[in-house]
Context: one part of a larger RNA
RNA sequence: CCUCAGCGAAGGAACUCGGCAAAUUGGCCCCGUACCUUCGGAAGAAGGGGCGCCACUUGGUGUGUAGGCCCUCGCGGUUCGAAGCACCUGGGUGGUCGCAGGGAACUGGCUCAACCGACUGUUUACCAAAAACACAGGUCUCCGCGAAGUCGUAAGACACCGUAUGGGGGCUGACGCCUGCCCGGUGCCAGACGGUUAAGAGGAGGGGUUCACGCUCUGAAUCGAAGCCCUGGUGAACGGCGGCGAUAACUAUAAUCGUCCUAAGGUAGCGAAAUUCCUUGUCGGGUAAGUUCCGACCCGCACGAAUGGCGUAACGAGUUGAGCGCUGUCUCCGCUGAGAACCCG
Numbered sequence: 001c002c003u004c005a006g007c008g009a010a011g012g013a014a015c016u017c018g019g020c021a022a023a024u025u026g027g028c029c030c031c032g033u034a035c036c037u038u039c040g041g042a043a044g045a046a047g048g049g050g051c052g053c054c055a056c057u058u059g060g061u062g063u064g065u066a067g068g069c070c071c072u073c074g075c076g077g078u079u080c081g082a083a084g085c086a087c088c089u090g091g092g093u094g095g096u097c098g099c100a101g102g103g104a105a106c107u108g109g110c111u112c113a114a115c116c117g118a119c120u121g122u123u124u125a126c127c128a129a130a131a132a133c134a135c136a137g138g139u140c141u142c143c144g145c146g147a148a149g150u151c152g153u154a155a156g157a158c159a160c161c162g163u164a165u166g167g168g169g170g171c172u173g174a175c176g177c178c179u180g181c182c183c184g185g186u187g188c189c190a191g192a193c194g195g196u197u198a199a200g201a202g203g204a205g206g207g208g209u210u211c212a213c214g215c216u217c218u219g220a221a222u223c224g225a226a227g228c229c230c231u232g233g234u235g236a237a238c239g240g241c242g243g244c245g246a247u248a249a250c251u252a253u254a255a256u257c258g259u260c261c262u263a264a265g266g267u268a269g270c271g272a273a274a275u276u277c278c279u280u281g282u283c284g285g286g287u288a289a290g291u292u293c294c295g296a297c298c299c300g301c302a303c304g305a306a307u308g309g310c311g312u313a314a315c316g317a318g319u320u321g322a323g324c325g326c327u328g329u330c331u332c333c334g335c336u337g338a339g340a341a342c343c344c345g
Stems, first nucleotide, its partner, number of pairs: 002339007010331002014329001019326001027051005036041001038174001052096007059088005067080001068078003071074001097101001109324007116316002121133002137172007149158003175311004180241003185238002187234005194229003200223002205218005242260005269303001270300001281297005
């Protein structure tokens, strides 16, 4: 020096990416508890006090002796009841010992704010437990039962010994308030006059061979499905949701106007955000000092409404910021014990 365990003056996060680790807290009883809230919670909120042993005293409950009372007089009854005992780790007063009384051991640190996910659950067996998955709930869609869907060449099986309040698939993800515009492309659904279109039907015409009959090859009209074209619908289907120029009696800005393009030009709400490049944006808050954090602003490089939008009590070994308490994390290290290592024998 290393590992494990313990203690520490003064300070108390100055450590560090970050209070990581450690320390604090801790049990039971009593008092007392805010914002917010889906009225259940939040709550063990927070914050306080008590706790050993001895003596005396006192209350309640139970049991119940002596006794009292009642009667049908018995080995009777009794919701009467001194005493005693037990329990309420009951209450009160006084005393006593120690540094310390939940004397050891088991045994929450707390608070404020923001983000994400509603929640309990699930997961990368052996580097990830999460804001990922699931989830009740919502919605779209398929399926009428020999169902759809799935496995199998098939027989057959699951679905289901079920029957649309059912079963399969997709998306979303409690709850609250909501979910705008675009059907031009793609998909799906519906339609069907027409166009296109395969095999097949058809056989005008042509070629080879031949004296001929024939044989053989080729083959135009025309008739031929679904599909595609076509006509519509459909967004909680895949998806998409503009540019330039000018304009108000300071300036600035532009309710307004013009113009081009589009299928339509982003509504509500939110917004430097788990999204903001410029950016440590600007202002406010917190600090002596704050690229983080919180509240605003809005010029959104490149939010936006079930690839859901915005809120939200409760919950979380989640993420971020702040404070109180507490500490060897640190200033700055010291000591003690056990072990390892090393040295000597």
The prediction has a mean pLDDT of 86. A computed fold for a 345-nucleotide part of an RNA from Thermoflexus hugenholtzii JAD2, annotated as large-subunit ribosomal RNA, domain IV. It matches the Rfam family "Bacterial large subunit ribosomal RNA". Its family is annotated with ribosome and structural constituent of ribosome in the Gene Ontology.